[in-house]
């Protein structure tokens, strides 16, 4: 310097162009218990890495640019 993969709630994660972005853990409250843990039941948390583009519509598709891995010099 060149190639390939990835970036979505605090973590990890489905999503693969069309209805309010999905689940698990973890955090609140209530229930249950003498209390705690377990267990149940309701919530709060994302403007999908940044910008632009193509569309009637973009997390999704194209370009840059930013970071993370992994290979090659």
């Nucleotide at each position: 310097g060149g190639g390939c993969u990835c970036g979505u709630g605090g973590u990890c994660u489905a999503g693969u162009g069309g209805c309010u972005a999905u689940g698990a853990c973890g955090c609140u409250g209530c229930c249950c218990u003498c209390a705690c843990a377990c267990g149940g039941c309701a919530g709060a948390g994302g403007u999908c890495c940044u910008g632009g583009g193509u569309u009637c519509a973009a997390a999704u598709c194209c370009c840059a640019g930013c970071g993370a891995g992994c290979c090659c010099a």